[in-house]
């Protein structure tokens, strides 16, 4: 330097492809159930979808530029 992938809740990922009110599980908080802990249940909470800017009547989705990482080539030694 060149190719490619990744980026969404605390963590582990799905939704992108074919734009229409952001999801799962785990874990966190209350409450039942227990003497209590563990275990289940039942309710909540928690996300500027990496940043920007740009198309739309709307972008997590599509374009373009950037970040950071991750492999795989070059190049230097």
């Nucleotide at each position: 330097c060149g190719g490619a992938g990744u980026a969404u809740a605390g963590c582990u990922c799905a939704g992108c492809c074919u734009g229409g009110u952001a999801g799962a599980g785990c874990g966190c908080u209350a409450c039942u159930u227990u003497c209590g802990g563990g275990a289940a249940g039942u309710a909540g909470a928690g996300g500027c979808c990496g940043c920007g800017u740009g198309u739309u009547c709307g972008a997590a989705u599509c374009a373009c530029g950037c970040u950071a990482c991750u492999c795989c080539g070059a190049c230097c030694a």
Transfer RNA from Neomegalonema sp., 77 nucleotides, folded computationally. Taxonomically the source falls in Neomegalonema (Bacteria, Pseudomonadati, Alphaproteobacteria, Neomegalonemataceae). Its Rfam family is "tRNA". About the family: Transfer RNA (tRNA) molecules are approximately 80 nucleotides in length. Gene Ontology term of the family: triplet codon-amino acid adaptor activity.